This is a predicted structure of a 346-nucleotide part of an RNA (small-subunit ribosomal RNA, central domain) from an uncultured prokaryote. Rfam family: Bacterial small subunit ribosomal RNA. Model confidence (mean pLDDT): 88 of 100.

Context: one part of a larger RNA
RNA sequence: UUGGGUUUAAAGGGUCCGCAGGCGGACUAAUAAGUCAGUGGUGAAAGCCCAUCGCUCAACGAUGGAACUGCCAUUGAAACUGUUAGUCUUGAAUUCGGUCGAAGUGGGCGGAAUGUGUCAUGUAGCGGUGAAAUGCAUAGAUAUGACACAGAACACCGAUAGCGAAGGCAGCUCACUAGGCCUGAAUUGACGCUCAGGGACGAAAGCGUGGGGAGCGAACAGGAUUAGAUACCCUGGUAGUCCACGCCGUAAACGAUCAUUACUCGUUAUUGGCGAUACACUGUCAGUGACUAAGCGAAAGUGAUAAGUAAUGCACCUGGGGAGUACGAUCGCAAGGUUGAAACUC
Numbered sequence: 001u002u003g004g005g006u007u008u009a010a011a012g013g014g015u016c017c018g019c020a021g022g023c024g025g026a027c028u029a030a031u032a033a034g035u036c037a038g039u040g041g042u043g044a045a046a047g048c049c050c051a052u053c054g055c056u057c058a059a060c061g062a063u064g065g066a067a068c069u070g071c072c073a074u075u076g077a078a079a080c081u082g083u084u085a086g087u088c089u090u091g092a093a094u095u096c097g098g099u100c101g102a103a104g105u106g107g108g109c110g111g112a113a114u115g116u117g118u119c120a121u122g123u124a125g126c127g128g129u130g131a132a133a134u135g136c137a138u139a140g141a142u143a144u145g146a147c148a149c150a151g152a153a154c155a156c157c158g159a160u161a162g163c164g165a166a167g168g169c170a171g172c173u174c175a176c177u178a179g180g181c182c183u184g185a186a187u188u189g190a191c192g193c194u195c196a197g198g199g200a201c202g203a204a205a206g207c208g209u210g211g212g213g214a215g216c217g218a219a220c221a222g223g224a225u226u227a228g229a230u231a232c233c234c235u236g237g238u239a240g241u242c243c244a245c246g247c248c249g250u251a252a253a254c255g256a257u258c259a260u261u262a263c264u265c266g267u268u269a270u271u272g273g274c275g276a277u278a279c280a281c282u283g284u285c286a287g288u289g290a291c292u293a294a295g296c297g298a299a300a301g302u303g304a305u306a307a308g309u310a311a312u313g314c315a316c317c318u319g320g321g322g323a324g325u326a327c328g329a330u331c332g333c334a335a336g337g338u339u340g341a342a343a344c345u346c
Stems, first nucleotide, its partner, number of pairs: 004317003007300002012314001014201004021194003025088007033081002035077008049065006091191001092188005097182004103177007110154001114150008125136002162169002206247006215241002220236004258313006266291009295302002319346003328339004
C1' cells in the first nucleotide's frame, strides 16, 4: 500500500464555525470534458506467453504468432457524471403567530447559616477523639439574648426533570442578547452536507496585575497513632478558593460511541407544542428514559437517541516496552502544551 477496523481489545479530534477540497434533490433542452463503441497511426529489438523447428535431451538458440492492457488522431452514441440555459418544491432558509427552559452578560435585592466585634445574662469549664493530647478559657471562655459588620454559597421546591455546540448552567427580580420547538399560511428556489489548514469557545488546577478574604484549605507547624508515620485522625494555618482584566488550552473534556441524511416489529414512562377538549384516552411533531423482536456483536450488550441496513465527508489505529520520551520546529511570562521518532529489548 491493499485489505480490515475505531463502546469495552490499538483507534472518534474537547466542542462548534468555516475557506480550499470532496460529495450533493426533481424535471426539460443543449453540449460532448469525463464515459462507451468503431477505424487508423504509434506502442524499437530483446524479454514474458503460445506454436513449430535446431543442437542426442535440457538449459540455450531460431522462425512465426499473440501480447504490449498505453498514447495520439478521427468518426459516432448520449444513459450516467460534468458544463450551459430554463423550470419545480419535497432539502435548506426567511417572515407572520404561539410557546419553552438552572441558555448567556450586566445591575439591584433577599433570608438562613458561619465568623468577628460591642453590650447583656452567667460560671468553670469548652473543644476534640476509638481513646487522648496539642488548642481555647477566671485578663470571664463555651452557652443564651440583642445590635452591627464581612465574605462566600443559595436549604426546601429538585426529578430517572429542563437548557446549552461542548465546557457547563440553580435564591428572587430588572435590562440586554441568543436559541430550540410547534401550528397553519406566505416568500426565496438547492441557496445543501462535510471539512485538511485556519478561527472562536473551552472544567479544575496553575500564572501575571490590582482588589477581596467569612468558611474551607495544598504547603507548613504542633498533638496523636505507629516499630517507624514525611500519611490516614485532631488543633491551627499560608497560597488558593471569590471579583476585574490578561494568559494557560489541558481532563476518565465519557455515551470511553464523529457530523449529516434515508430506511427498519412492538410495549411503557415522561418534558414542550399542536389537534381534540369530556380531563376517560387518543393521534401527531420535537426531545428525554426503561424494556424488547429481527438484525448486529467475541461476548458483555446494543436495539428508531443502533453498536441494524445503506450513503457522503472528516479524524484516527496497525504487537508490548522504550515513550507521549529524545531531537527539531512552534506556542507560552512560566508551569508546560502541540507535533513526535529511533537505537535497544521481549